[in-house]
RNA sequence: UCUUCGGGGCAGGGUGCAAUUCCCGAUUGGCGGUAAAGUCCGCGAGCGGUAAACGCAGGAUCCGGUGAGAUUCCGGGACCAACAGUAUAGUCUGGAUGAAAGAAGA
Numbered sequence: 001u002c003u004u005c006g007g008g009g010c011a012g013g014g015u016g017c018a019a020u021u022c023c024c025g026a027u028u029g030g031c032g033g034u035a036a037a038g039u040c041c042g043c044g045a046g047c048g049g050u051a052a053a054c055g056c057a058g059g060a061u062c063c064g065g066u067g068a069g070a071u072u073c074c075g076g077g078a079c080c081a082a083c084a085g086u087a088u089a090g091u092c093u094g095g096a097u098g099a100a101a102g103a104a105g106a
Base pairs, nucleotide, nucleotide: 001106002105003104004103005102012024013023014022026091027090028081029080030043031042032041033040038079039078046056047055048054061077062076063075064074065073083094084093085092
């Protein structure tokens, strides 16, 4: 430089004219770093702007155990999840079979 890859998830119920959005309950977890991570550090995704840079925004964890080392493993209890639409949405529909962090190969 080129090519390819590059996000998953409400079963079963309650109420109601109407809710996968409320309630019970269920279930999902991008990328890099590191003792293996949705919650530590950072990046991407969002908005503005530009040739870029950059700016704004940018969610969430505690205790115990083992160990040289773990907020990453094991046990237990919590918590979080852009924008628009709609009976109030992490899970439906839409921008998007899109884009990017990045990975693999030549």
Overview: The RNA shown here (FMN riboswitch aptamer (RFN element)) has 106 nucleotides and comes from uncultured Mediterraneibacter sp. The coordinates come from a structure-prediction model, not an experiment, and the mean pLDDT is 86. The source organism's lineage runs through Bacteria, Bacillati, Bacillota, Lachnospiraceae and Mediterraneibacter.